[in-house]
Molecule: transfer RNA
Organism: Candidatus Dadabacteria bacterium CSP1-2
């Protein structure tokens, strides 16, 4: 330098045009002498960045950035 894959909550990931989600973690309450377990509720997201297409983009297209693998 080229090709391919990945980038979504604190972590691991799902979602591939119209509601942003799951598990774990975190907070509060119940429970307990207390912790844990369990139960209930809740907080937490510029969906890597910019542009384009579209009535509408996390999703499609382009460029860039980061990570991984391969080739030179």
């Nucleotide at each position: 330098g080229a090709g391919c894959g990945c980038g979504u909550a604190g972590c691991u990931c799902a979602g591939g045009g119209g509601g942003a989600g799951a598990g774990c973690g975190c907070u509060u309450g119940c429970u307990u002498g207390a912790c844990g377990c369990g139960c209930a509720a809740g907080a937490g997201g510029u969906c890597g960045c910019a542009g384009g297409u579209u009535c509408a983009a996390a999703u499609c297209c382009u460029g860039c950035c980061g990570c991984g693998c391969u080739c030179a």